[in-house]
């Protein structure tokens, strides 16, 4: 450190040491000495892995159990991560609605909304 597939409007903080940055970049808006990044501590959220369950599927000469494989399914939280300001805090690229400016079939703005990218982040899995 790329690749590949899911998710990403919702949820969940105290204390201790530390001392001035922090929200990945880049604008903007925030957060911060009433204490930021970082270490350690103890709690919490979720439920991706996981376990169970419940239905299908496939197995089988049939039948049922086992096992395997699924699921917008239910439930669980002992273990593996992750998470615990703001929608991934918001935008960045394209499309589209409207919106003002010039103009003959069009070009320029500015800003909103909507939909999709691209970037990140988690987790899983194969190199």
């Nucleotide at each position: 450190u790329g690749c590949u597939c899911a998710u990403c409007g919702a949820g969940a903080g105290g204390g201790g040491c530390a001392g001035a940055g922090g929200g990945a970049a880049c604008g903007g808006c925030c957060c911060g000495c009433u204490g930021a990044a970082g270490c350690c501590c103890c709690g919490g959220c979720a439920a991706c892995c996981u376990g169970g369950c419940a239905c299908g599927c496939a197995c089988u000469c049939c039948u049922g159990a086992c096992c395997g494989c699924g699921u917008c399914g239910c439930c669980a939280a002992c273990g593996g991560u992750g998470c615990u300001a703001a929608u991934u805090c918001c935008g960045u690229c394209c499309c589209g609605c409207g919106c003002c400016g010039a103009g003959a079939g069009u070009c320029g703005g500015a800003c909103c909304c909507g939909g999709g990218g691209a970037a990140g982040a988690u987790g899983a899995g194969a190199a």
The RNA shown here (SAM riboswitch aptamer (S box leader)) has 127 nucleotides and comes from a Nocardioidaceae bacterium. Taxonomically the source falls in Nocardioidaceae (Bacteria, Bacillati, Actinomycetota, Actinomycetes). Model confidence (mean pLDDT): 81 of 100.